Predicted 3D model of RNase P RNA and transfer RNA as a complex of 433 nucleotides.
[in-house]
RNA sequence: GAAGCACGCCAGACCGCCGCUGGUGCGCGCUUGAAAAGGCCGCACUGGAGGAAAGUCCGGACUGCACAGGGCAGCGCAGCAGCCAACGGCUGUCCACCGCGAGGUGAGGAUCAGAGCAACAGAGACGAGUCACCUUGGGUGCCGCGCCGGAGGUGAAAACCGAAGGCACGAGCAUCCAGGGUGAGUGCAACGGGCAAUCUCUGCGCGCAGCAACACCAAGUAGGCACACGUUGACGGGGCCCCCCGAGUGUGCGGGUAGGUGGCAUCGAGCCGGCGGGGCGACCCCCGGCCCAGAUUGAUGGCGGUCACAUGCGGGCGACCGCAUGCACAGAAUCCGGCUUAUCGGCGGGCUUCACAC
RNA sequence: GGGUGAUUAGCUCAGCGGUAGAGCACUGCCUUCACACGGCAGGGGUCAGUGGUUCGAUCCCACUAUCACCCACCA
Numbered sequence: 001g002a003a004g005c006a007c008g009c010c011a012g013a014c015c016g017c018c019g020c021u022g023g024u025g026c027g028c029g030c031u032u033g034a035a036a037a038g039g040c041c042g043c044a045c046u047g048g049a050g051g052a053a054a055g056u057c058c059g060g061a062c063u064g065c066a067c068a069g070g071g072c073a074g075c076g077c078a079g080c081a082g083c084c085a086a087c088g089g090c091u092g093u094c095c096a097c098c099g100c101g102a103g104g105u106g107a108g109g110a111u112c113a114g115a116g117c118a119a120c121a122g123a124g125a126c127g128a129g130u131c132a133c134c135u136u137g138g139g140u141g142c143c144g145c146g147c148c149g150g151a152g153g154u155g156a157a158a159a160c161c162g163a164a165g166g167c168a169c170g171a172g173c174a175u176c177c178a179g180g181g182u183g184a185g186u187g188c189a190a191c192g193g194g195c196a197a198u199c200u201c202u203g204c205g206c207g208c209a210g211c212a213a214c215a216c217c218a219a220g221u222a223g224g225c226a227c228a229c230g231u232u233g234a235c236g237g238g239g240c241c242c243c244c245c246g247a248g249u250g251u252g253c254g255g256g257u258a259g260g261u262g263g264c265a266u267c268g269a270g271c272c273g274g275c276g277g278g279g280c281g282a283c284c285c286c287c288g289g290c291c292c293a294g295a296u297u298g299a300u301g302g303c304g305g306u307c308a309c310a311u312g313c314g315g316g317c318g319a320c321c322g323c324a325u326g327c328a329c330a331g332a333a334u335c336c337g338g339c340u341u342a343u344c345g346g347c348g349g350g351c352u353u354c355a356c357a358c
Numbered sequence: 359g360g361g362u363g364a365u366u367a368g369c370u371c372a373g374c375g376g377u378a379g380a381g382c383a384c385u386g387c388c389u390u391c392a393c394a395c396g397g398c399a400g401g402g403g404u405c406a407g408u409g410g411u412u413c414g415a416u417c418c419c420a421c422u423a424u425c426a427c428c429c430a431c432c433a
Stems, first nucleotide, its partner, number of pairs: 001354005007348004012307007020048008029040004050329001054340002057338005062210004074206005079093005094108001095106004109201002114199002116195002130184013143170002146167003152161003214262004224253006236245004255432003270290005276285003309326007359429007368382004376413001384400005406422005
């Protein structure tokens, strides 16, 4: 210098004017009210979007219902160790794969518990078997040879020839049975494997619903119909474990309202800082400081100026100057911790490979 | 704000992990004097998109996009 890898941070800055909205204080402001206390308006001070506020994919807080304990069903997770309120998140590490490397990716338990699946091609596809050749052993038949056998034949005789049948043998032939080997060329996969993001098994976790939860107030309406439970005591309440009170209760349809307050935004798994301490790290502990958006037609904006950045045009030999345009993704709604997705660009330090110089 | 489901041909929908289908619609031919009906033949698909598991994905899994539906209070 070139090409990369992983990480952290920013998301235009400042000034002026005019608005929007939360809070606090003030007004002898207007208004409701007997008052207390509100509502509206004005003024002053002060707070006012994000790294993702998004998707709602996980996990919690909180609230209601259910609930003795435990199990079944259902859903989820999965090397090992740790962090955390919890998690499917994060950290470290082992293994597998990718990359020359820095590094990246991994739903990575079990296929000796059992079941299931593999189109086309191929002899054969999940159970082992089929075909061809070679080979080992055995059985049967044929053949060959040997022995026995002797029908019968030749001969004067001695003697010779000798069928059927039987027994044994065989580097022979055929066939059957059992075993072994090779091949059968296709396909992801060929007798030993694959698939658990197929059922299943093992271990662990999870009760269900969600702030339109839920609690309270006000207004208004037909207290109507159907079904279920119920005087053998339901639902609910009280004592507190089997007793008492009591006549209705629940669901659906139908009817009414389209209002308010709390939950809800001051104390938290909170934010900022320290050359603090422990740990490889996620993270934990200590010390100091801070209080930091919040509505319910739903606030966080507009204009001007200076500077910065990007692009285009013009001028200049050039450093540069002038003009115009633009400045991403997006936008709180009960609150947190993660993940994922979207995102113009810029800054910082670290590491790898290659090239060159010393 | 919260929850649930769907996406396959122009439309409405089927589809055991193994060549993507049906009805209507469309095109051509036959039939008719002509049209309709009917008959025969045919065309048309990024299975919403991107990744992953698998030999192989419309199907199983993850993320994204689009669409639809439900959830207030009172007696």